A computed fold for a 265-nucleotide RNA from an Anaerolineales bacterium, annotated as Bacterial large signal recognition particle RNA.
Its mean pLDDT, the model's own confidence on a scale to 100, is 78.
RNA sequence: CCGUGCUAGACGGGGCGCUAGCGGUGUCCUGUACCCGAAAACCGCUCAUGCGGGGUCGAAUUCCCUCUCGAGGCGGUGGGUCGCCGGGACUGUCCCGGCCAAGCGGCGUUGAAGGUUGGGUCCUGCGCGGCAGAAGCCCGUGAACCCCGUCAGGUCCGGAAGGAAGCAGCGGUAAGCGGUCUCUUCUGGGUGCCGCAGGCGCGCCUGACCGGAGCUGGCUAGUCGGGAUAAGCCGGUAAGAUCCUCAUCGACAGAGGGUGCACGG
Numbered sequence: 001c002c003g004u005g006c007u008a009g010a011c012g013g014g015g016c017g018c019u020a021g022c023g024g025u026g027u028c029c030u031g032u033a034c035c036c037g038a039a040a041a042c043c044g045c046u047c048a049u050g051c052g053g054g055g056u057c058g059a060a061u062u063c064c065c066u067c068u069c070g071a072g073g074c075g076g077u078g079g080g081u082c083g084c085c086g087g088g089a090c091u092g093u094c095c096c097g098g099c100c101a102a103g104c105g106g107c108g109u110u111g112a113a114g115g116u117u118g119g120g121u122c123c124u125g126c127g128c129g130g131c132a133g134a135a136g137c138c139c140g141u142g143a144a145c146c147c148c149g150u151c152a153g154g155u156c157c158g159g160a161a162g163g164a165a166g167c168a169g170c171g172g173u174a175a176g177c178g179g180u181c182u183c184u185u186c187u188g189g190g191u192g193c194c195g196c197a198g199g200c201g202c203g204c205c206u207g208a209c210c211g212g213a214g215c216u217g218g219c220u221a222g223u224c225g226g227g228a229u230a231a232g233c234c235g236g237u238a239a240g241a242u243c244c245u246c247a248u249c250g251a252c253a254g255a256g257g258g259u260g261c262a263c264g265g
Base pairs, nucleotide, nucleotide: 001265002264003263004262005261006260009057010056011055012030013029014028015027016026020046021045022044023043024042034054035053036052037051063258064257065256066255067254068253072249073248075246076245078244079243080242081241082240083237084236085235086234087233090232091231092229093228094227095226096225097224098223099222102220103219104218105216106215107214114210115209116208117207118206119205120204121203122199123198124197125196126195127194128192129191131188132187133186134185135184136183138179139178140177141176147172148171149170150169155164156163157162
């Protein structure tokens, strides 16, 4: 140095959780690296090997150590971003009101503002009309008898002549009932382009006269005030999310170093 056969050892690891602590079952991250059985208010242990039973590889690219890199996880402080909550003095946006009269517009020499004056609207009274209602008038109907007139028949008085009362009927009326164009009276009113008188006269409408160029405040702008909103702004929020930072553990990967036995050639 080579070959053969063995042994140590390897056949995943790590974080979290649990635990007095260490492994496992659990969960997560990496990654592909045997099989079977039990295991969470648990299974096996006490310086840390998982336990019980099997299998494969086997001194090396596979085992051990160190260093580098670094997926990922846990923890802490501070900061950033988003989200959420809150605030509302500032900027912004919107709404309302007052003032103003610069711009636009409207009216105006077919005459603005202002002034004088008349009327209407408004109030009161009177009158007239109208509407509604009521009553009267009018028409009709309407009394067995207790209304009127005429009273057949019949009754009564009388010797007679003649008288009397009087039912029915007829005619007419009272109370009552019904009707109506019209007429009269009374009452009432959110009655009336009505009349007269008076009152009021701020507003509105309208006419005349004087006057001789402005008036208006619809829109825009300005200013003052009030209200709303929360885009900007301020504050809070790690137990909402995410990123940076600090610390810790750390798979995979890379580099380096180290490490048996026997036999034979």
The sequence was found by an Rfam model in a public genome assembly.
Its Rfam family is "Bacterial large signal recognition particle RNA". About the family: The signal recognition particle (SRP) is a universally conserved ribonucleoprotein involved in the co-translational targeting of proteins to membranes.